This is a predicted structure of a 1464-nucleotide RNA (small-subunit ribosomal RNA) from a Minisyncoccota bacterium. Its Rfam family is "Bacterial small subunit ribosomal RNA". Model confidence (mean pLDDT): 84 of 100. NCBI's taxonomy places the organism under Bacteria, Bacillati, Minisyncoccota.
[in-house]
RNA sequence: AGAGUUUGAUCCUGGCUCAGGAUGAACGCUGGCGGCGUGGAUACGGGCAUGCAAGUCUAAGGGGUUCUUCGGAAUCCCUGGCAAACGGGUGAGUAACACUUUGGCAACUUACCCUCGACUCAGGUAUAACUCCGAGAAAUCGGAAACAAUCCCUGAUGAACAUGGGGGGACAUAAGUCAUUCCCAUGUAAAGUUUUUACGGUCGAGGAAAGGCCUAAGUCCUAUCAGCUUGUAGGUAAGGUAACGGCUUACCUAGGCUAUGACGGGUAGCUGGUCUGAGAGGAUGGUCAGCCACAUUGGCACUGAGACACUGGCCAGACGCCUACGGGCGGCUGCAGUCGAGAAUCUUCGGCAAUGGGCGAAAGCCUGACCGAGCGACGCCGCGUGAGCGAUGAAGCCCUUCGGGGUGUAAAGCUCUUUUCUUAUUGAUAAAAUUUUGAUAGUAAAUAAGGAAUAAGAGGCUGCUAACUUCGUGCCAGCAGCAGCGGUAAUACGAAGGCCUCAAGCGUUAUCCGGAAUCACUGGGCGUAAAGCGUUCGUAGGGGGUAAAGAUAGUCAGAUGUCAAAUCCUAUUGCUCAACAGUAGGACCGCAUCUGAAACGUCUUUGCUAGAGUGCUCUAGAGGUACAUGGAACGUAUGGUGUAGCGGUAGAAUGCAUUGAUAUCAUACGGAACACCAAUGGCGAAGGCAUUGUACUGGAGAGCCACUGACCCUGAGGAACGACAGCACGGGUAGCGAAUGGGAUUAGAUACCCCAGUAGUCCGUGCCGUAAACGAUGGAUACUCGACGUUGGGAGUUUCGACCCUCUCAGCGUCUCAAGCUAACGCAUUAAGUAUCCCGCCUGGGAAGUACGGCCGCAAGGCUAAAACUCAAAGGAAUAGACGGGGACCUGCACAAGCGGUGGAGCGUGUGGUUUAAUUCGACGGUAAACGAGUAACCUUACCUGGGCUUGAAAUCCUAGGAAUCUUGCUGAAAAGCGAGAGUGCCUUCGGGAACCUAGUGACAGGUACUGCAUGGUUGUCGUCAGCUCGUGCUGUGAAGUGUUCGGUUAAGUCCGGAAACGAGCGCAACCCUUGUUGGAUGUUGUAUUUUUCAUCCGAUACUGCCCCGGACAACGGGGAGGAAGGUGGGGAUGACGUCAAAUCAGCAUGGUCCUUGACGCCCAGGGCAACACACGCGCUACAAUGGAGCAUACAAAGGGUCGCUAAGCCGUAAGGUGGAGCCAAUCCCUUCAAAAUGUUCCUCAGUUCAGAUUGAGGUCUGCAAUUCGACCUCAUGAAGCCGGAAUCGCUAGUAAUCGUGAAUCAGAAUGUCACGGUGAAUACGUUCUCAGGUCUUGUACUCACCGCCCGUCACGCCAAGGGAGUCGGGAAUACCCGAAGGGCCUUGUUUUCAAGGCACUAAGGUAGGUCCGAUGACAGGGGCGAAGUCGUAACAAGGCAUGCGUAGGGGAACCUGCGCAUG
Repeated sequence: AGAGUUUGAUCCUGGCUCAGGAUGAACGCUGGCGGCGUGGAUACGGGCAUGCAAGUCUAAGGGGUUCUUCGGAAUCCCUGGCAAACGGGUGAGUAACACUUUGGCAACUUACCCUCGACUCAGGUAUAACUCCGAGAAAUCGGAAACAAUCCCUGAUGAACAUGGGGGGACAUAAGUCAUUCCCAUGUAAAGUUUUUACGGUCGAGGAAAGGCCUAAGUCCUAUCAGCUUGUAGGUAAGGUAACGGCUUACCUAGGCUAUGACGGGUAGCUGGUCUGAGAGGAUGGUCAGCCACAUUGGCACUGAGACACUGGCCAGACGCCUACGGGCGGCUGCAGUCGAGAAUCUUCGGCAAUGGGCGAAAGCCUGACCGAGCGACGCCGCGUGAGCGAUGAAGCCCUUCGGGGUGUAAAGCUCUUUUCUUAUUGAUAAAAUUUUGAUAGUAAAUAAGGAAUAAGAGGCUGCUAACUUCGUGCCAGCAGCAGCGGUAAUACGAAGGCCUCAAGCGUUAUCCGGAAUCACUGGGCGUAAAGCGUUCGUAGGGGGUAAAGAUAGUCAGAUGUCAAAUCCUAUUGCUCAACAGUAGGACCGCAUCUGAAACGUCUUUGCUAGAGUGCUCUAGAGGUACAUGGAACGUAUGGUGUAGCGGUAGAAUGCAUUGAUAUCAUACGGAACACCAAUGGCGAAGGCAUUGUACUGGAGAGCCACUGACCCUGAGGAACGACAGCACGGGUAGCGAAUGGGAUUAGAUACCCCAGUAGUCCGUGCCGUAAACGAUGGAUACUCGACGUUGGGAGUUUCGACCCUCUCAGCGUCUCAAGCUAACGCAUUAAGUAUCCCGCCUGGGAAGUACGGCCGCAAGGCUAAAACUCAAAGGAAUAGACGGGGACCUGCACAAGCGGUGGAGCGUGUGGUUUAAUUCGACGGUAAACGAGUAACCUUACCUGGGCUUGAAAUCCUAGGAAUCUUGCUGAAAAGCGAGAGUGCCUUCGGGAACCUAGUGACAGGUACUGCAUGGUUGUCGUCAGCUCGUGCUGUGAAGUGUUCGGUUAAGUCCGGAAACGAGCGCAACCCUUGUUGGAUGUUGUAUUUUUCAUCCGAUACUGCCCCGGACAACGGGGAGGAAGGUGGGGAUGACGUCAAAUCAGCAUGGUCCUUGACGCCCAGGGCAACACACGCGCUACAAUGGAGCAUACAAAGGGUCGCUAAGCCGUAAGGUGGAGCCAAUCCCUUCAAAAUGUUCCUCAGUUCAGAUUGAGGUCUGCAAUUCGACCUCAUGAAGCCGGAAUCGCUAGUAAUCGUGAAUCAGAAUGUCACGGUGAAUACGUUCUCAGGUCUUGUACUCACCGCCCGUCACGCCAAGGGAGUCGGGAAUACCCGAAGGGCCUUGUUUUCAAGGCACUAAGGUAGGUCCGAUGACAGGGGCGAAGUCGUAACAAGGCAUGCGUAGGGGAACCUGCGCAUG
C1' cells in the first nucleotide's frame, strides 16, 4: 500500500466482499511447564439454604457467675462513649448542574486531628441489668421494689459567642456599605477516670482535610414530536434551611422557553481512559482510579458532625419462612456458595505476617477491606518437546512416462546434553523496631543423582492468498468470505500422500475501527451514471465595494494557574529475559486569568463613487388586461341548375343518395381558428404570447452623466404565478374528438385503418398545482483566443442625407482551428473553463415516490416520506461484432427470359416407420437419404438361432515332448473329436542350436463394446466468396482505430489516384495438367500415297502489343485491325483466417472406461441384412407419329486384357456352346458397320404394331451352392400409364437436351458411380421483387449474438411488511374517590415528660374517559423469491402503429385511445 466481482472486451460511476488490528468473549479440535494479569456482559437490579463480612472500650458506671495465694483474676449481662454515613457491591434509574472543564459563595457546615486562648463551681431526679410476680408456642412484653455513671436535669460564672437596642470612625449621602470598636439588656458551658512519663470534658478563634450550593461551556437519536408552561417567569412579605433561592405559602404583575430545536418520544450511568486510524475522526466506558445513583418495590422521617442510612427504624405492596392460628420473622446489587435463565464467567480455601481501617491509655480485639493460595490456555509474555554424526538413500506409504521420483538425514544405529521431569539435600528477600512476629511456603532459588527420558497440534493448499497430485463421487453427496466449484479424466466435494502457515495453540462465530475519499472539516459530487426546487418575489440567516480615524469579545504573541493518580512516550532500574513492576522526565494539543500587537475580520465615526438605484432624451417588441372589428375556410338552412352515384381504403365495407345526394350558383345563420408576412426573428421570471384597431398597463435596451451614496447578492420557512388533462356552477357547441356503436383486418383484435359520435376542446367565475414544467445545465459577480450570421440602439466615416465600411453597448444563434475541463460523448465569453458567495439536492438496485402519520384538495389526487425482505449487481459513455419487416452500392442460373425435368404411373434403389429370433451399425434442414457400400447367395458380416473352444484364430517370452510333413478310417451339419500308417531332414565346438508342430504354465492376447462432447488424422459446408491478418509508425486514458476507409476500376483487398501511414504475410492472379494453332526432330506396331493424318519429345504463340474514342495525361473501359485463338481463350487441379462442440472411436491411430470360461473374445452350420399396410428422397422406362417396327446404309472417342481379352470357322431361334489363331498389346482381342442420324416400307391416333410391369413354361452362364436370394435367353401373358395438384429442380454454348461406348468393383450380378465421344438448341429487357453473399453507413436494452432479449395478467409454493371487525397486555399522564406511616399546624387534657382528637399534604389502591406502544386476528389487497406452467407479444431495429412524460377514460393481460409536452 491494495485486491476480487457488472462487460465479448474497455473506461467510468457504484455497491458487495476480502487481506489488518482488537475483545471481560463463546464454540470445535488439541493440550507440557512457569510468571503476570483477568473471570456472571444474560434475569448477578430474578429467587436464595448455610457460614462468615462491625465492632470495640471495665483506665465511664452497675451487676451476675467462676476461680483465688483473698491482693485479685477471668468471663458474661446491662447502662454509657466512639464507630457503624468509612471500607465492600452493583449500574436499575438518570439526557440531568448527573458528569467533565473553568470560575464563584460577603450565601454555608464540619465529629475525630493540629495550633492558640479561657475554663472544668454547686446541687438534684430517674432508669437498665439484677431480684420478685405475670402474659405468650415463639418473638417478645407487662407490673412491683431498689440502685450507679463521662445518662439526664437545675443553679452559678461566662473572656468569647448569639439576639435586640444605642454611640463613634471611613466611604457615600437616595437607600446604604465597610474595617475596627464601645456601652446596655437577655440567653447558652463543663465529667470525670487513673497503676501514669497521663487520658479526658466545656467555650471561643484559626488551620488541615471533607462536604453543601451557584454560574459559564461541553455532553446520543428522532421534526412522521411544533408549539410548551400556572409555582409557571418575576416582584413584595413571611416561613423554612447549615446556607442562597418559588425551596414553601399569601398577595401583585403576565410573564417565561422555542427553528442556535422548546415540549414530547426512544436509548444511555458520566469521566480519566481503552480499541482503531497517517491524522482528522469513528467506536467504546469491563478490570484500575475519580464522581454520581441505588440497596426486595414505593413512601417517610428519627438519631447524629455527617444518612433520609446495603448487613438501623416506621408504614404500605409483592414474595418467602415459622406457628400451638392468637401472632411473629426475613431481605447476599458484601465474600464464598446454590437454583434459575443463558453460547457463557471460578473455591461454601488460608491468614491478619504485610498495607489500611474501627475501638482502646495500652496490651489487644475485630476486619471475606486486604495479602495470598485454588480453578479456567480467557489474555499477554517466556521456555521446552532434544543436539551432533548417520545411505546415491532401509522398510512402509504415495506418485510414475515403469526408467524412476517423493516422504528423507527423516527413521534405525552410534555419540552427547539435561532446560523441563523424578528423587534427595540446603533454603531465602518480603520483618521496618532493643525483643517478639511469615498465611504464602519447605515456595522461589542453589546443589547432587537418574535417564531422551514426561511433552504437537490446528487450519489451509481454484483466484484474491503462501502451499498439488492420485483415487472415489458424477448438478448426486457436498463446498463456499466474494467470484464461484460439482452433469465420468474435479489441483474447489470426500479420502490419501505430499506441501504451506501459525504453534500450546489453531480455526470458526459474534462485535468495533480500518481499508471506505462509501457522509468527503482535512477529503466527494449533481448535462447524459444517484442528484438543480417548474418559475419568480421576499423574511430570518449567510456573504459583501473603496479612503481614513478610533476601539479590540474574533485573530496573533508571551506569561501565570489548572488539566488528580494510573495510562501513553522517553531514559534508567528490579524480577535469569520478557510480560510485569519501580524511579525520573515529557506529553495530556483543553479551560481560565493577565499583559501586549493591530495587518485581516468585526464594531463606532467621517468620507468617496466603480456596485445598486433615481432623473432627462430616445428605441424595438405575438409582454399583459379589457372592448370593438375583418376576410378566407368549414358546417347547416332555404331556393335554383342538374343526375346517379358519392364517400372511403393497400383493397373493401359500414355510411350518404331517386323523399334527388356528390357537384355547382345565390342568400342567410353559426362557432372556432387567424393563411401569406414568418425567420436559425421578437417579447416575457417561467408557464407562455400571432387578424386588425382603441384604451389602460408591466418590463427591457441605448445615449447623456445631473442626483442618492453600498441603499448590494443569495435566500431555510413563507407568498404569488404556473401547459395540458381533470373538477364545480352557468353559457356555448362549426370543426375535431377520449368513451361508445358499426365496418374491416386478424388465430383472436377490447388496437392500428374506415364511417359515425358523447364528455371535452370555446367563454365567464372558482378549484386543482402537476409534465421529458428540458438547455434533463440554480442565482449573482469577475476573468480567459477567434470567425460568421442576425435583432434593437449609439459613434465615426460622408459637403448634407442614404448605402457600404469600421468601432461599440444589449440580446438571439452558428462554427471548433485556441487554452482549459470531462469517464467519454462533448462543453468551450450564452462554459460543463478559472475563481468567490448563497440556496437546493444525491449517497447500490428492487421493494417505492409505496405504507403509516401529518398538511392541502369537492374529488381525482398532491406535498412530506420509511422499513422488513430480496439481489450482487443496477447504471453511464464509448469499442468490436452480430442483427434490423434501417439506408446506399455491388455480385451470383438468385430472380426475370427460355429449354428440359421432378411431384401423378410401373419398376430399380436409399431412408423412415412397422414387423422380426435377427431384420448389424453409422449418416438427419441446407451440409442425411443410388450416402459409408467402386458389387450382402456362402464368404463379406459387425446381427440372430444352434453346436463348439478357453494362453485362445494371429504376437512375444518360459518349460517339456516331437523334425516338419504326408496318406487314411469312423462320428458329426460343419467346426471338431477319436484313431491308424508313412516319414526321421538342416547346422554343430557333440553340450546343443535354428525353423516348425503338440502339450503345459502365467505374464498376456482379443473386443466392429462405450465415449467424435477427451483426441490425432481426414472430410463436408459457408465458398473459388474476396476476403483474413501482421510488423513498425501514428491517434485514443483504454477496449480499439488507422493501414483494409475515400474517388474511380476490376472476375478479384485487381490496379490507379488521394490519404498518417509505410511495408509485409495467408488468400486473388500467375506458375501445374489438359484442350485449341503452329515450327522442329523422330517414325514402329500407325500411314495406299503426301510438305498430310497420327504418335512421342522439344519449342513458338496473346501482351490491351497496335489504331481510334472516353477517362485525371492514371488504372481501365468501348470499338477496330490482324490472328487458329482477344481481353483470366475453354476445362481441371488448387479451398485463406475461421464458422457449425458439423461428420467419423465401424477405414486407421489413440486417452479413459468396460467385458475376459454359460465372454461384449474365437471357430462352425443355417438364417438375417432382401420382411411390407404405409411415408419421403434419388433414378430408369413410358404415356407415343419430331413416334414404333422391319430392311438398307454411314461416321467416333476413350479405355481394358495372361487366374485375362479371346478371333476365324462350326452348332443353337437365342442366352450360349464348341473351337482355339493371335495378343503381356499404336501390332491381337473386347470391337459389330457404336447408337441416334440418313434412305425406304408398314402402322394412322387407338390403351394401339404405344408402354412394358406381372405371371406361366422351357432354357443358358457363373459358382461348393442360385430355395429364401443372381443375371441372361426363348415362347406365352400384356398391369398402371394418354404428359401429371400445391409446390419444386437443373442449365448461359459445344452448354441444355438427346444418342450410344468404355472402365472400376467383380466368380456371377447396374436403371448406380466415374469417364468417352456423336448430334446439337433457345433465351438473358434488366436488377423492382425472392434467396445467398460482399463493402460502407445507421440504430440496438442482442454478445449462447433475432432460433436474441424481454413485459404483464393468471395458476402453484414459500417469505416479510402494511390494512383489518376486533381481542389482549404495557407505558406516561389527567380528573375524582379513598388515604397508612410520618413530620408540620390547630385544639383539649396534663403542665417535667407525655396522651387524645382534628386539619391540609401524602405512598399504595379504586373509578372514568382519552393518549402512546406492543402482541394477536377471520378476511381481503399489493410486494419479493421460485427448475422446464398458461395467455398473449408491450419494449429493444423504423421492434413491424417511433418511444416516453403528465393527465383522463377504457380493456384478460402486457396495454390502447384522446389532449398538451419532450427527443433520450